[in-house]
RNA sequence: UGGGCUGGCCGGGCGACCGCGUCGUACUCCUUCGGGAGGACGCCGAGGAAGGUCCGGGCUCCACAGGGCAAGGUGGUGGGUAACACCCACCCGGGGCAACCCGCGGGACAGUGCCACAGAGAACAGACCGCCUGCUCCCCUGGCGACAGGGAGGCAGGUAAGGGUGAAACGGUGGUGCAAGAGACCACCAGCGACCCGGGCGACCGGGUCGGCUCGGUAAACCCCACCUGGAGCAAGGUCAGACAGCGUGCGUCCGAGGGCUGCUCGCCCGAGCACGCGGGUAGAUCGCUGGAGGCGGCCGGCAACGGUCGUCCUAGAUGGAUGGUCGCCCAUCGGGACCCUCGCAAGAGGCCCGAGGACAGAACCCGGCCUACAGGCCAGCCCGUCCG
Numbered sequence: 001u002g003g004g005c006u007g008g009c010c011g012g013g014c015g016a017c018c019g020c021g022u023c024g025u026a027c028u029c030c031u032u033c034g035g036g037a038g039g040a041c042g043c044c045g046a047g048g049a050a051g052g053u054c055c056g057g058g059c060u061c062c063a064c065a066g067g068g069c070a071a072g073g074u075g076g077u078g079g080g081u082a083a084c085a086c087c088c089a090c091c092c093g094g095g096g097c098a099a100c101c102c103g104c105g106g107g108a109c110a111g112u113g114c115c116a117c118a119g120a121g122a123a124c125a126g127a128c129c130g131c132c133u134g135c136u137c138c139c140c141u142g143g144c145g146a147c148a149g150g151g152a153g154g155c156a157g158g159u160a161a162g163g164g165u166g167a168a169a170c171g172g173u174g175g176u177g178c179a180a181g182a183g184a185c186c187a188c189c190a191g192c193g194a195c196c197c198g199g200g201c202g203a204c205c206g207g208g209u210c211g212g213c214u215c216g217g218u219a220a221a222c223c224c225c226a227c228c229u230g231g232a233g234c235a236a237g238g239u240c241a242g243a244c245a246g247c248g249u250g251c252g253u254c255c256g257a258g259g260g261c262u263g264c265u266c267g268c269c270c271g272a273g274c275a276c277g278c279g280g281g282u283a284g285a286u287c288g289c290u291g292g293a294g295g296c297g298g299c300c301g302g303c304a305a306c307g308g309u310c311g312u313c314c315u316a317g318a319u320g321g322a323u324g325g326u327c328g329c330c331c332a333u334c335g336g337g338a339c340c341c342u343c344g345c346a347a348g349a350g351g352c353c354c355g356a357g358g359a360c361a362g363a364a365c366c367c368g369g370c371c372u373a374c375a376g377g378c379c380a381g382c383c384c385g386u387c388c389g
Stems, first nucleotide, its partner, number of pairs: 001385010012330007020045002023042003027038004047360001051371002054369005059233004066266004071229005076090005091105001092103004106224002111222002113218003128163002130159007138151005171189006190214001192211008237287004246278006258270003294313008331358001333356005340351004
């Protein structure tokens, strides 16, 4: 100095004026004595994603919640966490020179399915071209003849080494052997299996001996295996206020309609009303609602995620739903530009002037994640290349 990889942070600032919301303090006014209205001062007042609603929880209710089946979720090992499909570390496989990134990462010898087209043949398959052997027959040349040499076919048998097809062809290289071949046999290698040694908590890694010679792929196909799982959700769920008008049909009150809220079933429990249709009335206030698996800082432990301990702080709680508007200055960035100034050998950069201009986007019970969106900028570390000393 160029390119790349990983992680983190900010995301306009300052001032003035006017205007909002909760809460607190002390007041003013009204009052049916329940309470209502008003201004003054003060603290605080949207996010890294508040978005998606894809996961996990806290919390609330069903309910005393038991069993089985179904259904759903996860899928290497170890750790973290309240928990998780999240995070950290490692193992294996793949990509990359590397930093690093990716993984629906258990099982194909439980079973079923699929692998188009091409090709002989796609899982215990297979002979298209070819190679070899035997028989038969035709042509040419030589020969008196028997025959000899060469070439092109047909039939039968052997073969899977060579070639071809394909994404993939039932191990690879070299040799022995054979009529020609073939793990038929041999050496080395890969793979698989058995046994053993060493390292590691483990997934796994390294090594040795022996052996039949070799037993495709696909489970992000169905499936098998291991582990996990009640359901619904703040429109949950309470408290107070207010209002009410019934009628019809069906079933049921011993033998039990109906209910116990993912589905089925067993058991257990509640139970005199239940289901559907027509019709009428009320629907306001308040709690839940913000002090937390909380934030920040120091120290200690740990490779890390994170944990422990000490100290310190309280940072929106709205409910047609609040934090906005105007002006000025400054600043990041972009475009243009004469003179002049600074640095520089130069190229050029900055100062200076004008113009433009700041992304994604708004809490609604809360928290931990993941995913998506984002103008512009900053910081740290690592890898590769080039140049100079």

A computed fold for a 389-nucleotide RNA from Nocardioides lianchengensis, annotated as Bacterial RNase P class A.
Its mean pLDDT, the model's own confidence on a scale to 100, is 77.
The organism belongs to Nocardioides, within Bacteria.
Its Rfam family is "Bacterial RNase P class A". About the family: Ribonuclease P (RNase P) is a ubiquitous endoribonuclease, found in archaea, bacteria and eukarya as well as chloroplasts and mitochondria.